Two RNAs folded together computationally: RNase P RNA and transfer RNA, 452 nucleotides in total. Rfam match: Bacterial RNase P class A.
RNA sequence: GCGGAGGGAGAUGGGGUCGCGGGUCGGCCGCUCCGGCGGCGCGGCUCGAGGAAAGUCCGGGCUCCGCAGGGCACGGUGCCGGGUAACGCCCGGGCGUCGCGAGACGACGGAAAGUGUCACAGAGAACAGACCGCCGAUGGCGGCUCCGGCCGCACAGGCAAGGGUGAAACGGUGGGGUAAGAGCCCACCGCGCGGACCGGCGACGGACGCGGCACGACAAACCCCACCGGGAGCAAGGCCGAGCAGGAGCGAGCGGCGGCCCGCCGCGUUCGAGCUCCGGGUAGGCUGCACCAGGCGCCGGGUGACCGGCGUCGCAGAGAGAUGACCCCGCGGGCCUCCGGGCCCGUCACAGAACCCGGCUUAUCUCCCUCCGCGCCU
RNA sequence: GCGCCCGUAGCUCAGUUGGAUAGAGCGCGUGCCUCCGGAGCACGAGGUCGCAGGUUCGAAUCCUGCCGGGCGCA
Repeated sequence: GCGGAGGGAGAUGGGGUCGCGGGUCGGCCGCUCCGGCGGCGCGGCUCGAGGAAAGUCCGGGCUCCGCAGGGCACGGUGCCGGGUAACGCCCGGGCGUCGCGAGACGACGGAAAGUGUCACAGAGAACAGACCGCCGAUGGCGGCUCCGGCCGCACAGGCAAGGGUGAAACGGUGGGGUAAGAGCCCACCGCGCGGACCGGCGACGGACGCGGCACGACAAACCCCACCGGGAGCAAGGCCGAGCAGGAGCGAGCGGCGGCCCGCCGCGUUCGAGCUCCGGGUAGGCUGCACCAGGCGCCGGGUGACCGGCGUCGCAGAGAGAUGACCCCGCGGGCCUCCGGGCCCGUCACAGAACCCGGCUUAUCUCCCUCCGCGCCU
Repeated sequence: GCGCCCGUAGCUCAGUUGGAUAGAGCGCGUGCCUCCGGAGCACGAGGUCGCAGGUUCGAAUCCUGCCGGGCGCA
């Protein structure tokens, strides 16, 4: 320098003007049982989006409903140990696969319970099979013969080494052995089995012994095993509560025409106007609702996830849903330069809380650190 | 907030107990037929199976995560 692997940080700082939402203190207005309550184009102070607020994919808190216990069904998870409120998340480790490597990935229990599938090709695809091929020791046929045998054929038959098919062909390499071959035998490797040895909490690793090898793949096919899971969701739930309708009681009047009287009109007096009370509860209002498994700093424990102690901070709460616009300084980039500075541009990407947290995933801009491989220079 | 479904050629749809060339109709193109057009007949082109990853020998089909569209309930 080029290419690559892993991890971390930030999302811009200070001040000001106007606007919007919340809180609080006041002001003004209204009501009042004088305790307060409500409203406001009002004023002061103060607070006001994110690392993902997103997808709603997991897990919990909270709330209501259900629930003696157990089982079935259904869904999920699946190496070991740890972390955690919990998880399908995170950390550490084991094993496997990939990569030269830094590292990455793994639904990583069971196929010697059962069922099922393995197309095409191929001789044969699950306890299989012989197309080409090899042999033909033994038997058969033919020939020769010195009668001991020898040669040929490849009919019976033997073989599975070599070729070929396939994603996959029933251990691999080497030697012995044989008619040719073959775990048929042997050595090494692999595989399987083992309570008994060694290391580790464990997954597992190593040693030793036994077995010639018996057991193909697929469970993100059904299934078996172990473990986990009751249902619903803040439109959960709680409190208050007009109007209309209903029930009970009283009841002959009640209402309008500007105040009163007359008068007129309407509704009523069996079908009950009007007034009082009652419960459930609609609209609506209040609450849940902003203090948390909390943030930051220091110390201690732990390889780490994380845990403990002390200190400090208070950090959005709308309800058709506020967070915007601009100016100055700073910061970053570019251009010019008479090196004093000047000018221009930008403050961007993804994206916007709605009951709250822990994760995962996805979207997206910039910077930094560590490590690996290759090339070049010293 | 909760639950469910769909995405295959330009359009409408098949194909999903995994099996190798992914099909059909309409549309499109070329040729035949006709004086010309239509109809008819023959042939043909046209596919990231929404995207990415995984399982498997093999994926449109199975699994996971995204993207887009639609429906239902409160």